A computed fold for a 1477-nucleotide RNA from an uncultured prokaryote, annotated as small-subunit ribosomal RNA. Its mean pLDDT, the model's own confidence on a scale to 100, is 83. Rfam family: Bacterial small subunit ribosomal RNA.

């Protein structure tokens, strides 16, 4: 120090999440041992019991309990009962009296200030017990406690009477100018305070033999405490006014002490936006915790300070209380109770009971240290000191160490070969901290005294012996693999993981991390600069009030003097100990102690300085304003007057329509519209000019013309002399829309009414038409009130335009050049997250101001204020998400745009879609009808050929190391006839056969192949996943694209290159340009085809010769043709014209012309596209079956629909006859000729021929000639029936083929739709694979005749570039939005109800204090005291009102969330009516 997460991907904003430190901690899993702390955070909830505050005989009477002593007794002879003794200065229960219970110790309920923190004053004060000084104690006096005795009462407790008695207890009097007080004079001070005289008032204890204690007055001191200033110390303003003892004064009265502290009376003040008055919450502090620090959070232990002791209320007493373990009233609760009446108060130590996630023993001791008494011994001390519990936290420590590889076993994993655990155990040798178990044994204490304790510590001995878990291993974040599981169970801090190959669930192995502990949880502070002083932003991310005057505040130009608040330097006081830090020691060592420094950053006085900043004071003119003077202007109010158009009324012509719309129709018109002429009337608005032109603060202002009227800019010198600048509240103005009162109403035009449009149309469009729009007047106060950019100042490169008003120059102008104000483009630096902004700044600076802090919920609720209303304005929270958002990129997409190409339209030719028939598909049926393919790019596809086989289905029968492969082991060569059951597989019986290589012992072993049985490992699977893959293969697409090095620009995603101008079939090429280059793809290279040549000449061919059977037959020939090798040939190479050039139109020559035609070749990629049934393969799944084998069936089923196809409807035809011309590819289980036989299919035969040689082989349309004569025909040929042939074991389901006979449908095909641009279409036949045959009309190929048609690119489809929007990115088949209806949740009105707190008024009115106060009471001494009763305040309680708060609550309202619901399509693209306030 950082990192994850919004995106496809990027930068920037913004939140949420984590890594870290910490805790008085709880809970889970685990536990070895010390040392040294910590330990009810909840119920200031109730408490059983026990302790926690006494002591003093040296103040008193007084006792005779304990002890001592003497005395008797009893016996264990040193103990136990009785009884005396008070000069015994042992000793004491209760009493009187002192002191002391106000401290130590508990808790934080209450307390925003009667606290507390720092600092100051107390000239307003007091202080027991302690130090110190001076000065004094003469003299007297009555009593009542205890005590007996009576007596009330259950107790408690007394009360009430008699009687006795002391004191350092009361009470008197004296003695006092140093204490308080009158009244004077002197000094002094900010304020009244000394000092000296005078008036008048007040004191004391005694005990003892002495020293010495103890009293009193008085003055100091130290220590505590009161009061008292000032500064700081929480949140709220959805809390703006509060306050009548209130504020100040006089007189009185209180207090230790000042003061409305208290009371009469007089003024009417006094606090507040620097936050008063309320309301919530809350002890404060020194510290603590985190932070780099500023700063946040927190106030557990130890420490100072308050404040409380059931709960409220109040005083006494005393130096101190309005008192934790004292009184007195009430009150609530709990105990006794004899019912009358009484006790009590752990927020002291233990401890108990409830709460709670949660927090300890009813322990030892006063040994220390401290505290109270005492003269002291000494007594009290749950103060303390130790000890038990607790891993609560911090320290320190251990669980062994060292050798030990064949790298043992298990276990985990494997690519089966091995790897990890792993030197890790074993096993060897070694030590003993701890452990146990014995022995000594401190310091803590200065003479005595040790709770802790036989504790630390030490030293002996046994023996590795007693001692390791926890969480984590998908990123963040260090650590990986196997198994289960199958969107289930689960996980999860954020992102997310899980739907059959999970490193994210569970288990395991193995790793990481940290360790006597590990994790979760919670809280806090960081990281977060995410509240920004240090240190943040507002133009689009959240963020500039709609704008302006101003008020307080805040800041403020220049120069001299003075003053010192501010600042600065100095010195002093203070800043409590503890804590942190640094540095020494002490406990073995650390944690923890001491000791000493530094440090508390801070407050206070008090000196210096005087540059800033502030006061005073005096002066300037550069900001600011005034004043003159001509000019601009839709600037503001009223007034007046105009002229074009709508539209109504009147009148005329005139006649049949008009209007409106994509296109119609309500509508208006024969009762005379619309047109047109003419007059007339009314309201609104003001064409041209007109312009990123002007004016205004903004809202806003547009015909002419008076009046009155703001303001701004130039020029000019003159005056005032800082007066400026911002500006919370407060005022003011403020578009439309709305409202309220009255007017006016022509156009338009919410609503509304009607037509259309739609699936619907409460919309868009149409035809009407009412608020309203206009005027005064009075409300309202919001707008994407925008430049989304507050105001005012200064500075900080330019260039080019307009506008207004100057100056200079001249050539006097429609001119040039500069000044100052005010608009606008462009641009440099600089800024910015980009886009932009850039003298009109979003640039660098100053000064005020408003304003933001994650989306949503909500700019909403609910209070407040304003408004007649409708709403404005101010403005929350619960829940609920992990993202909401800016900008700029790369796609994609558009019912955006340019520009280009494709038989993509168009032009044209043939077809499908109708008819039967073939095929294949869905469906339906079936035991089964085996599987796959599914828009284009599935459907005559896989299937180049389903009668069995193929076959994977189905149905029955049958096998189980198996139909096939390897491997052991026995035994047989192999084989091979041949019967009998059976549907067959398959079972069973007999016979024949003894092989082949080697070795050599020559009859034997050994190999090799096959065959059979055994036993296992395995085989076998067309059985699932094309969504686990290889591979092949469609498709966009034969489209022209797809990247890449290196440089460049950009913070980056990225661009550039590949864009732009031409040009091409083409990213072809040219030219240009921060690009230069280079790949895969175009093209070319390859193959056919078209021409020549050269070389070859058989089986092809035949010009010239010659023979012939007349057939290139056959000699012969190499000329032609062909054939099958190599080459030439074609490059825009030549012309001509166009253009920079690339190229482009024509042209010559040529066989072939601009790619000469076909073909094969298919860039990066796309579509989880297809295939697991070609094949190969992961993984899973069957193993007497999902596997083998075999018979029969099925794959060929039929109401139907669909897709490709053939044959056709006929005369460009069909039918006879006759003659003509192909190429290309096949053949030995094959092609098959002559020749015969049959009408045909075909037989029968068998020459030739592994082929330029023989066979299929006569191509056929075409050509000629004859019929037919438009008809369901001499068309079409389905169907059907009979009778053949041929493949084959075998045509029944279920084959072709012949040859009679039948003779269906159909007379050019509805919507809509396919194919082709030249040797193409369209027609005509030929051949092949496959194959016993064949459903082939298919598919592949091959010739042969042989066309029209393209102006053109608007417009349907597909693509390609560029360009622009975009809220899409799974990319429009996208996103997305509201109701509605179902679950869940939190809220917010509710009629009203239940409790709480506060305050007001009033009633009662206990204790108590103060005032009265007796005829009643007293013992001592007075003008006496006390006491009933009397009253003033008052607690708590009553009654009535307010007001805040909490909780429920029929109903009733929006909101949030939820995987599939209903209805539409609002928004994003011109989102299909641009969208928004």
């Nucleotide at each position: 120090a950082g990192a994850g997460u919004u995106u496809g991907a990027u930068c920037c904003u913004g939140g949420c999440u984590c890594a870290g430190a910490g805790u008085g901690a709880a809970c889970g899993c685990u536990g070895g041992c010390g040392g040294c702390g910590u330990g009810c955070u909840u119920a200031a909830c109730a408490c059983a019991u026990g302790c926690a505050a006494g002591u003093c005989g040296a103040a008193c009477g007084a006792g005779a309990a304990c002890g001592g002593u003497c005395c008797u007794a009893g016996c264990u002879u040193g103990c136990u009962a009785g009884g005396a003794u008070g000069u015994c200065a042992g000793c004491u229960a209760a009493g009187u009296g002192g002191c002391g219970g106000a401290c130590g110790g508990g808790u934080g309920g209450g307390u925003a200030a009667u606290g507390u923190a720092u600092a100051g004053g107390u000239a307003a004060u007091u202080u027991g017990c302690c130090c110190c000084u001076u000065a004094g104690a003469g003299a007297g006096g009555g009593g009542u406690a205890a005590c007996a005795g009576u007596u009330a009462g259950a107790a408690a407790u007394g009360a009430a009477c008699u009687g006795c008695u002391a004191a350092u207890a009361c009470c008197c009097c004296a003695u006092a100018u140093u204490c308080c007080u009158u009244u004077a004079u002197a000094c002094u001070u900010a304020a009244u305070g000394u000092a000296u005289a005078u008036u008048g008032g007040g004191a004391a204890a005694c005990g003892a033999a002495u020293u010495u204690u103890g009293c009193c007055a008085a003055a100091g001191g130290a220590u505590g405490a009161g009061a008292c200033u000032a500064u700081a110390u929480g949140g709220u303003a959805u809390c703006a006014g509060g306050u009548a003892g209130u504020u100040g004064g006089u007189g009185g009265g209180g207090u230790a002490a000042g003061a409305g502290c208290c009371u009469a009376c007089c003024a009417a003040g006094c606090c507040u936006a620097u936050g008063a008055c309320g309301c919530c919450u809350a002890g404060c502090u020194g510290g603590u915790c985190u932070g780099a620090g500023a700063g946040g959070a927190u106030g557990a232990u130890c420490a100072g300070c308050c404040a409380c002791a059931c709960u409220g209320g109040a005083a006494c007493u005393g130096a101190g209380a309005c008192a934790c373990g004292g009184u007195c009233c009430a009150g609530a609760c709990u105990c006794c109770u004899a019912c009358g009446g009484g006790a009590g108060g752990c927020a002291g130590c233990a401890g108990u009971g409830g709460g709670g996630a949660a927090u300890a023993u009813u322990g030892c001791a006063c040994a220390a240290u401290g505290g109270a008494c005492g003269a002291a011994a000494g007594u009290c001390u749950g103060a303390u000191g130790c000890a038990g519990c607790a891993a609560c936290g911090c320290c320190g420590c251990g669980u062994g160490g060292a050798g030990g590889a064949u790298g043992a076993c298990a276990c985990a994993u494997u690519u089966c070969g091995g790897u990890g655990c792993g030197u890790a155990a074993a096993c060897u040798c070694c030590u003993u901290u701890u452990a146990u178990a014995u022995g000594a044994g401190a310091a803590g204490a200065u003479a005595a005294u040790g709770a802790c304790g036989g504790u630390a510590c030490c030293a002996u001995a046994u023996g590795a012996a007693u001692a390791a878990g926890c969480a984590c291993c998908g990123g963040c974040u260090a650590a990986c693999u196997c198994c289960g599981u199958g969107c289930c169970a689960g996980c999860a801090g954020c992102c997310g993981c899980g739907g059959u190959a999970a490193u994210a669930c569970g288990g395991a192995g193995g790793g990481u991390g940290c360790a006597a502990g590990c994790g979760u949880u919670a809280c806090u502070c960081g990281g977060a600069a995410u509240c920004a002083c240090u240190g943040g932003g507002c133009g689009u991310a959240a963020a500039g009030c709609g704008c302006g005057c101003g008020u307080a505040g805040g800041u403020u130009g220049a120069u001299u003097a003075u003053c010192a608040a501010g600042u600065u330097g100095g010195a002093a006081g203070u800043g409590a100990a503890a804590u942190c830090c640094u540095a020494u020691g002490g406990c073995u060592u650390a944690a923890c102690c001491a000791u000493a420094g530094a440090a508390c950053u801070g407050c206070u006085u008090c000196c210096a300085a005087a540059a800033c900043u502030g006061a005073u004071a005096a002066u300037c003119u550069a900001g600011a304003a005034u004043a003159u003077g001509g000019g601009a202007g839709a600037g503001g109010u009223a007034g007046a007057u105009g002229g074009a158009a709508u539209u109504u009324c009147u009148g005329g012509u005139g006649u049949a329509g008009g209007g409106g719309u994509a296109a119609a129709a309500u509508c208006c018109g024969u009762a005379g519209a619309g047109a047109u002429c003419a007059g007339a009337a009314g309201g609104a608005a003001u064409a041209c000019c007109g312009a990123u032109u002007g004016c205004g603060a903004a809202g806003g202002c547009g015909a002419u013309c008076u009046a009155c009227u703001g303001g701004a800019a130039c020029a000019u010198u003159a005056c005032u002399g800082a007066c400026g600048c911002u500006g919370a509240g407060a005022c003011g103005c403020g578009a439309a829309a709305g409202c309220g009162u009255g007017g006016g109403g022509a156009g338009c035009a919410a609503a509304c009414a009607g037509g259309a449009u739609u699936a619907g149309a409460u919309a868009c469009c149409c035809u009407g038409g009412u608020a309203g729009u206009c005027c005064a007047c009075g409300c309202c106060c919001u707008a994407a009130a925008c430049g989304a950019u507050g105001u005012a100042c200064a500075c900080u490169a330019g260039u080019c335009g307009u506008u207004g008003c100057g100056a200079u120059g001249c050539u006097a102008g429609a001119c040039a050049u500069u000044g100052c104000a005010g608009u606008g483009a462009u641009g440099c630096a600089g800024u910015u997250a980009a886009c932009a902004c850039a003298u009109u700044a979003a640039g660098u600076g100053u000064a005020c101001c408003g304003c933001c802090u994650g989306g949503g919920g909500a700019g909403u609720a609910c209070g407040g204020u304003c408004g007649c209303a409708a709403g404005a304005u101010u403005a929350a929270a619960a829940c609920u998400c992990a993202a909401a958002g800016g900008a700029a990129u790369a796609g994609a997409c558009g019912g955006g745009g340019a520009c280009c190409c494709g038989c993509a339209c168009a032009a044209g030719c043939g077809g499908u879609g109708g008819a039967g028939c073939a095929u294949g598909u869905g469906g339906u049926u079936u035991a089964a009808u085996u599987c796959g393919a599914c828009g284009a790019u599935a459907c005559g596809c896989g299937a180049a050929g389903a009668a069995c086989c193929u076959u994977a289905c189905c149905u029955g029968g049958a096998c189980u190391u198996g139909a096939c492969a390897u491997a052991g082991a026995a035994a047989g060569a192999a084989u091979u006839a041949c019967g009998c059951a059976g549907a067959g597989a398959u079972g069973u019986a007999u016979a024949a056969g003894u092989g082949c290589u080697a070795g050599c012992u020559u009859g034997c072993u050994a190999g090799a192949a096959c065959u059979u049985u055994c036993a296992u490992a395995c085989a076998g699977g067309u059985g699932c996943u094309g969504c686990a893959c290889g591979g092949c293969u469609g498709u966009c697409g034969u489209c022209a694209g797809c990247u890449c090095g290196u440089g460049u620009c950009g913070u980056g995603a990225g661009a550039u290159g590949u864009u732009g101008g031409g040009u091409u079939a083409a990213g072809u090429c040219c030219c240009g340009c921060a690009a230069c280059g280079a790949g895969c793809g175009c093209a070319a290279c390859c193959c056919u085809c078209g021409u020549g040549u050269u070389u070859a000449g058989u089986u092809a061919c035949u010009a010239a010769c010659a023979g012939u059977u007349c057939g290139g037959c056959u000699g012969a020939g190499g000329a032609c043709u062909c054939u099958a090798a190599a080459c030439a040939g074609a490059c825009u190479g030549c012309c001509u014209g166009g253009g920079u050039a690339a190229c482009c139109a024509g042209g010559a020559g040529g066989a072939a012309g601009g790619u000469g035609a076909g073909g094969a070749c298919g860039a990066c990629g796309u579509c989880a596209a297809g295939u697991c049934a070609u094949c190969a393969u992961g993984g899973c799944c069957c193993u007497u079956a999902u596997g083998u084998c075999c018979a029969g069936g099925g794959c060929u089923a039929c109401a139907c629909a669909c897709g490709u196809g053939c044959u056709a409807c006929a005369a460009u035809g069909g039918g006879g006859c006759a003659u003509a011309c192909a190429a290309a590819g096949a053949g030995c289980a094959g092609c098959g000729a002559u020749a015969c036989c049959g009408c045909g299919a075909g037989g029968u035969g068998g020459a030739g021929c592994a082929a330029a040689u023989c066979u299929g082989u006569u191509a056929a349309a075409a050509u000629g000639c004859c019929u037919c004569u438009c008809a369901g025909u001499u068309c079409g040929g389905a169907u059907a029936g009979c009778a053949c042939u041929c493949u084959g074991c075998a045509a029944c389901u279920c084959g072709a083929g012949u040859g009679c006979u039948u003779g269906a449908a159909g007379u050019u095909g509805g919507a809509a739709u396919c194919g082709c641009u030249a040797g193409u279409a369209a027609u005509c036949g030929u051949g092949g694979a496959u194959c016993a045959g064949c459903a082939a009309u298919g598919c592949c190929a091959c010739g042969g005749u042989g066309a029209a048609u393209a102006c053109g690119u608007u417009c349907c489809c597909g693509g390609g570039u560029c360009u622009u929007g975009u809220a899409c990115u799974c990319a429009c088949c996208g996103c997305c939005c509201g109701u509605c209806a179902c679950a869940c949740c939190a809220u917010g009105g509710g009629a009203a109800u239940u409790g709480a707190a506060u305050u007001c008024a009033u009633u009662c009115g206990a204790a108590g204090c103060g005032g009265g106060g007796a005829u009643g009471c007293u013992a001592a001494g007075a003008u006496a005291g006390c006491u009933a009763c009397c009253u003033u305040c008052c607690a708590c309680a009553g009654u009535g009102g307010a007001u805040u708060u909490a909780g429920u609550a029929a109903c009733u309202a929006g909101g949030g969330u939820g995987a599939a619901g209903u209805c539409g399509u609002a928004a994003c693209a011109a989102g299909g009516u641009a969208a928004c306030c």